A computed fold for a 166-nucleotide RNA from a sheep gut metagenome, annotated as Lysine riboswitch aptamer.
RNA sequence: GAUAGAGGUCGCGGCUUUUAUCAGUAUGAUGUGGGAUGUCAGGGUACAGUGGAGCAUAUCAGAAAGGAACAGCCGCCGAAAGAGCAGAGCUCGCCCGGGGCGCUUCUCUUGGGCAUACGGUAAAUAAUCGUAUGACUGUCAUCCGCAGCGCGGAUGGAGAGCUAUC
Numbered sequence: 001g002a003u004a005g006a007g008g009u010c011g012c013g014g015c016u017u018u019u020a021u022c023a024g025u026a027u028g029a030u031g032u033g034g035g036a037u038g039u040c041a042g043g044g045u046a047c048a049g050u051g052g053a054g055c056a057u058a059u060c061a062g063a064a065a066g067g068a069a070c071a072g073c074c075g076c077c078g079a080a081a082g083a084g085c086a087g088a089g090c091u092c093g094c095c096c097g098g099g100g101c102g103c104u105u106c107u108c109u110u111g112g113g114c115a116u117a118c119g120g121u122a123a124a125u126a127a128u129c130g131u132a133u134g135a136c137u138g139u140c141a142u143c144c145g146c147a148g149c150g151c152g153g154a155u156g157g158a159g160a161g162c163u164a165u166c
Stems, first nucleotide, its partner, number of pairs: 001166005008077001011076006018069002027061007037048003040097001042096004080110005086104002089101004111137002114134008139157008
């Protein structure tokens, strides 16, 4: 240098079906009240609006996306996750402005899952992400013990690591 592997029975991620939640919410129709605005803070423009806007309320009808659980399939072991700069794209009627969504390159951090606390996202007491703490676990190093080439204990490191073969 190349190839192949291991960590976990909740290893990591993706896709699909079903189910619950989202929610009796958004929205639509009709009626009533009301009386000039509404489409993203704002500005402009273009539409809609006294043949009744926004708003409130009653009745009827009534979602979806995201996220989640089970099951199945697929790809894997920096699997993957997060943060940051930049790039072009989609979207909120159009422009300035502002917001949301994922994608790509690069840089940095994290061995892995779990629990607790705080904070973020989210409709949420679900789940997930970040930080900190704690023990557990795998791996290597050092030291000690047993007297067997392995086991046990203590301490510490990080995947750019570890093991095997060439």
Of the family's consensus pairs, 100% are formed in the model. The prediction has a mean pLDDT of 80.